About this RNA
Model confidence (mean pLDDT): 76 of 100. A computed fold for a 151-nucleotide RNA from Candidatus Eremiobacter antarcticus, annotated as c-di-AMP riboswitch aptamer (ydaO/yuaA leader). The model forms 96% of the base pairs in the Rfam consensus. The sequence was found by an Rfam model in a public genome assembly.
RNA sequence: GCGUCACCUACGCCGAGUCGACGGCUACGAGAAAGAGCCGCGAGCGGGGGAUACCAGGGCAACUCCGGGGUGAAUCUGCGAGCGUUCGCAGAGGCGCUAUCUUUCGGCGCUAACCCGUCAACUAACCCCGUAGGCAUUGAAGAAAGAGGAA
Numbered sequence: 001g002c003g004u005c006a007c008c009u010a011c012g013c014c015g016a017g018u019c020g021a022c023g024g025c026u027a028c029g030a031g032a033a034a035g036a037g038c039c040g041c042g043a044g045c046g047g048g049g050g051a052u053a054c055c056a057g058g059g060c061a062a063c064u065c066c067g068g069g070g071u072g073a074a075u076c077u078g079c080g081a082g083c084g085u086u087c088g089c090a091g092a093g094g095c096g097c098u099a100u101c102u103u104u105c106g107g108c109g110c111u112a113a114c115c116c117g118u119c120a121a122c123u124a125a126c127c128c129c130g131u132a133g134g135c136a137u138u139g140a141a142g143a144a145a146g147a148g149g150a151a
Stems, first nucleotide, its partner, number of pairs: 012135003018043003022040005044131006067119001068116004075092007093111006100147006
């Protein structure tokens, strides 16, 4: 000096997942400092339950029982394999990013996972819960219009 890998920080991104030092605790520390972390509380944001009106909603039997419901973009259809669950491909629908912001064009990606436990349509009052986790690196972080900002 070059390449590769890992970690940290800054910027950026998915997501409700942020703020307040108000109270307590913990580690560090000379310190009752500063800052950091954890728990509680409050605010903000997100979610669930829960009347009436309205809407929706038939019962029984057999088979099956992986009935039904919730968070979330994460559903549906076809074909093939497997044949219990499921897996692969294609399409439709849905979701995210494209680097000041919004929209469009073009481009790039995702379409999971988990929970309740036989039970819940909507729903005022009211009641309850969450406030995590993860990703990315010189680029199509491209282009056009509008807005805003900087020099």